The RNA shown here (small-subunit ribosomal RNA) has 1532 nucleotides and comes from a Candidatus Zixiibacteriota bacterium. Its Rfam family is "Bacterial small subunit ribosomal RNA". Gene Ontology terms of the family: structural constituent of ribosome and ribosome. Taxonomically the source falls in Candidatus Zixiibacteriota (Bacteria, Pseudomonadati). Its mean pLDDT, the model's own confidence on a scale to 100, is 84.
């Protein structure tokens, strides 16, 4: 700092996820040591036990016991008394504390907290200051004692005391009050200071010391009263979470007056009066929440969070309540409901761990019933002191931070183990052993701290008081006090000795290999791995990060400019409100004046410590932990400044407006009129039809339709004018005429003087479609109805035809309401046409040119944009305001509210799910899209296949086995150029294991080969018979071949989806590309498009392109012509010679042929076209004419094409077999289906006779000729021939004769019987030949093949293969045609373009219903739980208030009695409780409803291309579904 992930790629949009730091964490795996920190986040559940607040005898009374000493008496057991124990325990009066310390976060959204301010509205025990006192009586109780009730808590009567308890009296510096007066201030109510009278309010003692007393004096206390300190209390400005699917709330309620409480203001309480207050700057209502220095993040701005420290609040078992008190409405206080738990004797009692430890639950998960007051704090005391679970410490846990150790040097045979190997290494690895050193930490011994001041005592000193001492205080010196703990920390000892693990390792992201597994088992943060070579799963080596810890889960924040203040966005990615007008709000021209709210400068108070930054410092370093500084970014005051905003005041004309003149207009609203067309209805003419479609049918029509002619009726909607023409804010406005009535533009004066822009709410307008009432209805027409297409056809197409559409009056309030572009306002090049006004030139004028204004169109600069594109009518530069997005889907859904008859609009979520969903562009493909061009592609034609029989391949059954592959064209007379055995790979049965074969080694052996006989299906076994070779230095070497051993062999076992190779096919189609430039953000484009032209990217023009390769063509072979050369086996014209006859023989080289070398064809000439071109046409000459015929020759590349079974190979598998020998049998099986051939179905033919003509091959394991034998196949026998010599060797045709349309003189299948041949062997299973025997087939449905010239069609004839076996292939010639207007369709291809939701690329993508499982969510009779208001009932404590029932020590009174207090009783408020309605919120519900996700389900094709009816939007109606139709709109 960014980094994966939507595509084939690509840029941007968007989102998901990753890498970072952080935790009061926890899990899993591992675990030396030590320091400083944290440690119930959950059930504010529920507690056992034990501690957590007590203390003062120097306030008071009253006062033990055990034990000791003495003494007394003793039945020796003990009993008793004195005195100590005793200034005691315990326990009570009374003072102080117990409102602090500790906890805890339920609850509160609040003046609760934070910040800054007021109290002129107040209060503070205890502490400090400071004035002045502390006089003088009383009466009681408690404790005890005595008699009672209770199980017990606990408690009642009697009697007896004290006191710093209580209570009266006096005194009164002040203090309050009341009246008179003065000063000084403020901020309104006041507020201070002072004079004077009068009223009124106190106390308590204690312990020293001195003095004979009286008094004196000290300390500690008490009262008044005033100031300070501290600590509270109350007001108040700002700040402080989400919901508005909570919009109104409020009756003590707002304000007043009067009174009452408060410690004080106040509707705090109460009467009475007035009707107020509060709210879109978010009341009221719900949710959830303690809140703040601070913590973690983060560059900051933020965002999250409130453990642990600190500071406020707020609660203490839940709910009310008061007392006491300076202080509480009181955690360890009291009353009273209420739940829960215990105790009980059933009558009644006790209790509150959110104090420390500890227990039970709960849960993912959180510790010791510890030790000490030694410090540091607290309460109480005069003080020793006592209490302190505060708090200081130890336990416990890697729970976080820090810090240290698990050892260092030196060591190469690069050991050994493991692991990989290309079998040679190579890696772990200086790593280990070994050799020499340290000894921290732990472990053992030993030595041993600081933390300690203080109080206190014992001695001295100063000061200040007194008459003086004690005291008091302040100060020296000396004694005492350690939980931690024998710990830190030092010393010694021994010995490398006791101490390493966790992740990961496909990319992001460091770090690679082997092996097993085989879409399994697993992984996984996202992308994704895993279907036999996995760097991604599991191991094993290796590596890489971290390290006493390491993943991992969870949670914040980052990256996320992904909610954007800082810092984005809205044409097409998500997103401008349908349009207006106008409240609130927000923003607003010039220019002078003044204030000083904002702004800015300065200052001063505050901004609590801790916290963070910087400096220094203390634990050996860190962490930690002190000092200091700094920051605390704010608020509040005072002074300044006056540009700018704002405020006030004044001017002002340019923004706005108004007047007047002039124009244009389908702007609106009502009236009236007017013609054309459709239908209908009378008539009149005609007569079989009309209508309607792709093509019918329905329907209409002889009761007269359609046509056609006249009257005549009704409703609509207005042709042409008509135009990116015009009017309006959008919707939308269209004949003519009138009449009201809005807006708008120029002109040129004149006023007004910022009067403005914007626009939440509000209101108004608003297509079609829909709805109420009531009219109207010619045409058109959802819905229905018939009829057609189809596989259906709840549609397209057609005949009908009802709402609707048309008018009044309402409602409704939406659209693709689109420019998918909110207003306004100013700014930034230009061209061009066009509306409508105005101006100037010029002219006699029509015109016509120039400038302008305001409007609407196109093109284009800069700029802007992801690109498309937009550009003075911005989407460019900027201000201002409003609306609205923030991944896709669920969903514009559901609830709820609110508007509507209704349909349904408006506002509008979630769970859940997925990782993309999107936009533009780009290359491809494809399209029932366009152009432009090819091809035996179509058509034009000639045979054919498809029936038939056979052959032959394949599927398929079959089987022991019928081996294997080949699968649309491009498998299927393919691999097989030839299966009785062999072949052979299959199957059945018998053999062998180092093997049928190769190589090496070691050992023994001389044979092996051949040969006998035997057994056997054989394969083999047992035999017989012969027996090594070379060399040699004689020792032995080499070479073969047997045995035996051990490495090995062997596999036609898999995998062509692991491979080479080599093949098919697009396709002999014209195309693939490259390099440099040049555009483009890029993918890419360009060049290669483009105008001609070609068989061709062939060729020429033209171009930001210029070159270039692989591909075409050309070079090669055949062939056609024509030369020269050669002349034997070939030829034979001349010339001689022979023959029945022949080139047969002499010669010949002239033909022809052979078989080598040339030459010839180039649009080279002419003509015409074409752009002067490239070419095309035609024509001459020529054998050949425009590539003359044919072949070889196959660009990038495509189909995981096809081949592990030709070959050759990786990895896997078998190994006495998945090897290998052998007999036998399958491969030839057959109900059938497909392909490819053959033969045919006949007279253009068949059969009989007869007569000709080829090429191109074979051939010594050959081919065989006369010749004779068989009807024949074939035989027999061979001349000849290694081949231009000899052999195989033609058929159609061509002549003549029969057949005369039949299942035949046709076809020739099957079977029957003879037979030839090949070969060990035709039985399964060759092939021919004879003789009989003569099937189906009369030309072949739907569909379909193949050819464009020596071609098709047809005749035969050779060869590979081979012992034989071809109807198959390859090849050779004989004969030898028809047809092509033409490119419209059909298939395939080539180029341009266009659209796209494909890119596995239309054999594609995709949608909606049903059916199945699973999720989550919404309705739903109900059922159930909460929490809140309301009304009513009852109503506990308890303050208040009221009463005189009863009872009473102080005071007053002789007395009775007052006074006065209590108890009781009534009263108001009032907590739980009890009802009743209504209403919110949860769980749940039979049952439904629609969504999402699922594996290869059903059912159509809706959508994406014209997607096969263009598509979608809004709305209605109907359909299984998707979706069809109407009406308007919209181009996306």
């Nucleotide at each position: 700092a960014g980094a994966g992930u939507u595509u084939g790629a690509u840029c941007c949009u968007g989102g998901c996820u990753c890498a970072g730091a952080a935790c009061g964490a926890a899990c899993g795996u591992u675990g030396g040591c030590g320091g400083c920190g944290c440690g119930c986040u959950u059930a504010a559940u529920a507690c056992a036990u034990g501690c957590a607040a007590g203390u003062c005898u120097u306030a008071c009374g009253a006062g033990a016991a055990c034990g000791c000493a003495c003494g007394a008496c003793u039945u020796c057991g003990g009993u008793u008394g004195u005195g100590u124990u005793a200034u005691u325990a315990a326990a009570g009066u009374g003072g102080c504390g117990a409102a602090c310390g500790g906890g805890u976060g339920a609850g509160u959204a609040a003046c609760a907290c934070g910040u800054g301010g007021a109290c002129a509205a107040c209060u503070u025990a205890c502490c400090c200051u400071u004035u002045a006192g502390u006089u003088u009586g009383g009466g009681a109780u408690a404790a005890g004692c005595c008699c009672g009730g209770g199980a017990a808590a606990c408690u009642g009567g009697g009697u007896c005391u004290a006191a710093u308890a209580c209570c009266g009296a006096a005194u009164g510096u002040u203090g309050u009050c009341a009246u008179c007066g003065g000063g000084g201030g403020g901020c309104a109510u006041c507020c201070u200071c002072u004079g004077a009278u009068g009223a009124u309010u106190a106390a308590a003692g204690g312990c020293g010391g001195g003095g004979u007393a009286a008094c004196c004096u000290g300390c500690c206390g008490c009262u008044a009263a005033a100031g300070g300190a501290u600590g509270g209390g109350u007001c108040c400005g700002c700040g402080c979470u989400c919901c508005a699917u909570u919009a109104g709330c409020u009756u003590g309620u707002u304000g007043g007056u009067a009174g009452g409480g408060u410690a004080a203001c106040g509707g705090c309480c109460u009467a009475c009066c007035a009707a107020g207050g509060c709210g879109a700057c978010g009341a009221u209502g719900g949710a959830u929440a303690g809140c703040c220095g601070g913590c973690c993040u983060g560059a900051g701005a933020g965002g999250g969070u409130g453990a642990u420290c600190g500071g406020c609040c707020a609660c203490a078992c839940u709910g009310g309540g008061a007392c006491u008190g300076a202080g509480a409405u009181a955690c360890g206080g009291c009353c009273c409901a209420g739940a829960c738990u215990c105790c009980u004797a059933c009558g009644g009692g006790a209790g509150g761990c959110a104090g420390c430890a500890g227990u039970a639950a709960g849960g993912a998960a959180u510790a010791u019933u510890g030790c000490g007051c030694a410090a540091u704090g607290g309460a109480c005391g005069a003080a020793a002191g006592u209490c302190u679970g505060a708090c200081g410490c130890a336990g416990c846990g890697a729970c976080g931070c820090c810090g240290c150790g698990u050892g260092g040097a030196u060591g190469a045979u690069g050991a050994a183990g493991c692991a990989u190997c290309u079998a040679g290494g190579u890696g772990u690895g200086u790593a280990a052993a070994a050799u020499c050193c340290u000894u921290u930490c732990a472990g053992u011994g030993g030595a041993g701290a600081a933390g300690a001041a203080c109080c206190g005592c014992g001695a001295g000193g100063g000061c200040a008081g007194u008459a003086a001492c004690u005291g008091g205080u302040c100060u020296u010196c000396g004694c005492c006090u350690g939980a931690c703990g024998g710990u830190a920390c030092c010393c010694a000892c021994a010995g490398a000795a006791g101490a390493a693990g966790u992740c990961c390792c496909g990319g992001c992201u460091a770090a690679c290999u082997c092996c097993g597994u085989g879409c399994c088992a697993g992984c996984a943060g996202c992308c994704g791995c895993g279907g036999u070579a996995a760097u991604a799963c599991g191991g094993g080596g290796g590596g890489g990060a971290c390290a006493a810890a390491c993943g991992u889960u969870g949670u914040u924040c980052g990256g996320a400019u992904u909610u954007a203040c800082u810092g984005g966005g809205c044409g097409u990615a998500a997103a401008g409100g349908g349009c207006g007008u106008g409240u609130a709000g927000g923003c607003g021209g010039a220019c002078c004046u003044a204030u000083a709210a904002g702004u800015c400068g300065g200052g001063u108070g505050u901004g609590a410590a801790a916290u963070c930054u910087c400096a220094g410092g203390g634990c050996u370093c860190a962490a930690c932990c002190c000092u200091g500084a700094g920051u605390c970014u704010g608020c509040a005051c005072c002074c300044g400044a006056a540009a700018c905003u704002a405020u006030u005041g004044g001017u002002c004309u340019u923004g706005a407006g108004u007047a007047u003149g002039u124009g244009a207009g389908a702007g609106g609203a009502a009236a009236g009129c007017g013609g054309a067309a459709u239908u209908c209805c009378a008539g009149g003419u005609g007569u079989a039809g009309c209508g309607g479609u792709g093509g019918a049918a329905u329907g209409c029509g002889u009761a007269g339709a359609u046509a056609u002619c006249u009257g005549g009726a009704a409703g609509a909607a207005c042709a042409c004018c008509a135009g990116u023409a015009g009017c309006g804010a959008a919707g939308g406005c269209g004949g003519c005429u009138u009449u009201c009535u809005g807006g708008c533009a120029c002109a040129a004066u004149a006023c007004u003087g910022a009067c403005g822009c914007u626009a939440a709410g509000g209101c108004g307008c608003g297509a079609a479609g829909g709805c109420u009432a009531g009219g109207g209805u010619a045409g058109c027409a959802a819905a229905c109805a018939g009829g057609a297409u189809u596989a259906g056809a709840u549609a397209c197409c057609c005949u009908g035809g009802u709402a609707g559409u048309c008018c009044u009056a309402g409602c409704a309030g939406u659209a693709a309401a689109c420019g998918a572009u909110g207003g306004a306002u100013a700014c930034u090049a230009g061209g061009u046409g066009u509306u409508g006004g105005g101006g100037g030139u010029g002219u006699c004028g029509a015109u016509u040119c120039c400038c302008u204004c305001a409007g609407g169109g196109c093109c284009g600069a800069a700029g802007c944009u992801a690109a498309c594109g937009c550009a003075u009518u911005a989407a460019g530069u900027a201000u201002c305001c409003c609306g609205c997005c923030u991944g896709g889907g669920g969903a514009g859904u559901a609830c709820g509210g609110u508007c509507g008859c209704a349909a349904g609009g408006c506002u509008g979520a979630a769970a859940c799910u997925c990782a993309a969903a999107g936009g533009a562009a780009u290359u491809g493909a494809c399209g029932g899209g366009g152009g432009c061009c090819c091809g035996c592609a179509c058509a034009a034609g000639c045979g054919g296949u498809g029936g038939a029989u056979u052959a032959u391949g394949u599927g398929g059954u079959u089987u022991a086995a019928u081996u294997c592959g080949a699968a649309g064209c491009a498998a299927c007379g393919c691999g097989a150029a030839g299966a009785a055995c062999c072949u052979u790979a299959c199957c059945u049965g018998g053999a062998c294991u180092u093997g049928a074969c190769a190589u090496a080694u070691a050992c023994g052996g001389g044979a092996a080969a051949c040969u006998u006989u035997c057994a056997g299906a054989g394969a083999u076994g047992a035999u017989u018979g012969c027996c090594c070779c070379u060399c040699u230095u004689c020792g032995g070497a080499g070479g073969u071949c047997c045995g035996u051993a051990u490495a090995c062999a062997g596999g036609u076992g898999c995998u062509g989806c692991a491979c080479g190779g080599c093949u098919g096919u697009c396709g002999u189609c014209a195309g693939c590309u490259c390099g440099u430039g040049c555009c483009g953000u890029g993918a890419g484009g360009u060049g290669u498009u483009g105008g001609g032209u070609u068989a061709a990217g062939u060729c020429c023009c033209g171009c930001a392109a210029c070159g270039a390769g692989c591909g075409c063509a050309a070079c090669c072979c055949c062939u056609g012509c024509c030369u020269g050369u050669a002349u034997u086996u070939g030829c034979c014209a001349u010339c001689a010679g022979g023959u029945a006859a022949u080139g047969c023989u002499g010669g010949g080289a002239a033909c022809u042929a052979u078989a080598c070398a040339g030459g010839g064809a180039c649009c080279g000439c002419c003509g015409g076209u074409g752009a002067c071109a490239a070419g095309c046409u035609g024509g001459a000459g020529g054998a050949a004419g425009g590539u003359g015929g044919g072949g070889a020759c196959g660009a990038c590349g495509u189909c995981a094409a096809g081949u592990c079974a030709u070959c050759a190979u990786g990895g896997c598998c078998c190994u006495u077999a998945c090897g290998u020998c052998c007999a036998g049998g399958g491969c030839u099986a057959c109900a059938c289906a497909c392909g490819u051939a053959a033969u045919a179905c006949a007279a253009u033919g068949g059969u009989c006779g007869g007569u000709a003509c080829a090429g191109a091959g074979u051939g010594u394991c050959g081919c065989a000729a006369u010749a004779c034998c068989g009807u024949g196949a074939g035989g027999u026998g061979g001349a000849g021939c290694c081949a231009a010599u000899c052999a195989c060797u033609a058929a159609a045709a061509c002549c003549g004769g029969c057949c005369u349309c039949a299942g035949u003189u046709c076809a020739g299948a099957u079977u029957g019987g003879a037979g030839u041949c090949u070969g060990c062997a035709a039985c399964u299973c060759g092939a021919c030949u004879c003789c009989a025997u003569g099937a189906a087939g009369g030309a072949g449905g739907a569909a379909u093949c193949g050819c464009u010239a020596g071609u098709a069609a047809u005749c035969g004839c050779g060869g590979a293969u081979c012992a034989g076996c071809a109807u198959g292939c390859c090849g050779c010639g004989g004969u030898g045609a028809a047809u092509a207007c033409g490119u419209u369709c059909c298939c395939g291809g080539g180029c341009c373009u266009u659209g796209u939701a494909c890119a596995c690329a239309c054999c594609g993508c995709c949608c909606g219903u049903c059916a199945a499982g699973c999720c989550a969510c919404g309705g739903a009779a109900g059922u159930u739980g909460g929490a809140u208001g309301c009304g009513c009932c009852c109503g506990a404590a308890g303050c208040c208030g009221u009463u005189a029932g009863c009872c009473u020590a102080a005071c007053c009174g002789c007395a009775a009695g007052g006074a006065a207090g209590g108890c009781g009783g009534c009263g108001u408020c009032u907590a739980a409780g009890g009802u009743g309605a209504a209403g919110c919120c949860g769980a749940u519900g039979a049952c439904u409803g629609g969504g999402g996700c699922u594996a290869a389900g059903u059912c159509g094709u809706a959508a994406c291309a014209a997607g096969g009816u263009a598509g979608c939007c809004g709305u209605a109606g109907c359909g299984g579904a998707a979706g069809c139709u109407g009406c308007g709109g919209c181009u996306g």